This is a predicted structure of a 71-nucleotide RNA (transfer RNA) from a Candidatus Dojkabacteria bacterium. The organism belongs to Candidatus Dojkabacteria, within Bacteria.
[in-house]
RNA sequence: GGGCCCAUAGUUUAACGGUAGAACGGCGGUCUCCAAAACCGCUGGUCCCCGUUCGAAUCGGGGUGGGCCUG
Numbered sequence: 001g002g003g004c005c006c007a008u009a010g011u012u013u014a015a016c017g018g019u020a021g022a023a024c025g026g027c028g029g030u031c032u033c034c035a036a037a038a039c040c041g042c043u044g045g046u047c048c049c050c051g052u053u054c055g056a057a058u059c060g061g062g063g064u065g066g067g068c069c070u071g
Stems, first nucleotide, its partner, number of pairs: 001070007010024004018054001025043006047063005
């Protein structure tokens, strides 16, 4: 230099173009003499910009970051 893949919550990850979910974590509560466990509730996210579309996490272009292969 060339090619391919990936980027969603604090972490690991779902999501035919039509409500962004789950688990763990965190916070509050119930229970307990106290704590843990268990149970209930809450919390918090689409890497950035532009485009296509009635509508974009999803499609297209560019960028950034990461990984793999290769001259």
It matches the Rfam family "tRNA". The family's RNA type in Rfam is transfer RNA. From the family's description: Transfer RNA (tRNA) molecules are approximately 80 nucleotides in length. Model confidence (mean pLDDT): 84 of 100.